[in-house]
RNA sequence: AAUGGACAAAGGCAAACUCAUCGAAAGGUGAGGACGCAAAGCUAUGGACCUAAAGCUCUGUCAAGCUAUGGUAGCCAAGUUACCGAA
Numbered sequence: 001a002a003u004g005g006a007c008a009a010a011g012g013c014a015a016a017c018u019c020a021u022c023g024a025a026a027g028g029u030g031a032g033g034a035c036g037c038a039a040a041g042c043u044a045u046g047g048a049c050c051u052a053a054a055g056c057u058c059u060g061u062c063a064a065g066c067u068a069u070g071g072u073a074g075c076c077a078a079g080u081u082a083c084c085g086a087a
Stems, first nucleotide, its partner, number of pairs: 005084001012037002017032006035074001041080003045077003048072003055066003
C1' cells in the first nucleotide's frame, strides 16, 4: 500500500412514521425520530424498479393503455473518495 472487517476505539449516516414545504405523481427538502448501515459518502455510466404531467392510441364522454424528458445511490453492478487496526 492492497485485500479484508473484530463481543475493538473514536465517531458518522438515518428507514418507517409525524409536521411543514416543493412536485401532476413517483419522490425530494427541512425539523423531529431510529429500522438498520463498514461506505446507508459522492456520481444516473449499465441493468432493474417506481411514476405518467405533456404526447400518442382508443372512446360520444368518463375511463383505459403505451411511453421518461421525471425519479429510486437505503435495488444491484460500475467509477471515485474515505476513519480505525485485531485475525